[in-house]
The prediction has a mean pLDDT of 75. The RNA shown here (c-di-GMP-I riboswitch aptamer) has 91 nucleotides and comes from a Thermoplasmata archaeon. The source organism's lineage runs through Archaea, Methanobacteriati, Thermoplasmatota and Thermoplasmata.

Order: sequence, then structure tokens, then C1' cells
RNA sequence: CUACCGCAAAGGCAAGCCCGCUGAAAAGCGGAGUGCGCAAAACUAGAGGGGCUAAAGCAAGCUUAGUUGCUAAUGCCAGCCAGCUGCCGGU
Repeated sequence: CUACCGCAAAGGCAAGCCCGCUGAAAAGCGGAGUGCGCAAAACUAGAGGGGCUAAAGCAAGCUUAGUUGCUAAUGCCAGCCAGCUGCCGGU
């Protein structure tokens, strides 16, 4: 240096719960305390696959109403798989 394997040891990240904000929503951001878990739970999302939401659009219904369905993102998820980079240890 390379490949493979592994460890929560040193350190690291931080699910969910609570509060606030943004958003149509999915979800995201921030904060306090916890700590589900993770050997990459670092990074990468039209330009690898997969999943979620549906504002807009279309159709039906409805006007004493504002609903349902379809389409399904250049919106969202990387803590779904994957790509890529890295710490420690072993072979």
C1' cells in the first nucleotide's frame, strides 16, 4: 500500500419520545434530556435499484359541497439495498 474479515476498545453518530420552526404532505432543521441501535447510522438521490408523500394536473362527485380515485415529482427517505471514502485490530 492492497484485499478480505472483525471489534462498540478509544473515540464517533444518534432512532424514538418532548418543545419550537419550515412544508400541502412525506419529511427536514434547531434545542433539552434520554439513549433504539449502528463497524462507516460519514458522503452520494432526474444521471444504480427500491420506498414514501401528492402540491400541481386529470376524472367523477358536489355548490346545503370542498370529497374520492387516478397519474405519480427536477418534493422526501441513504438508519432499505447500493456506490464511494475513512478510524482501530486481525489475516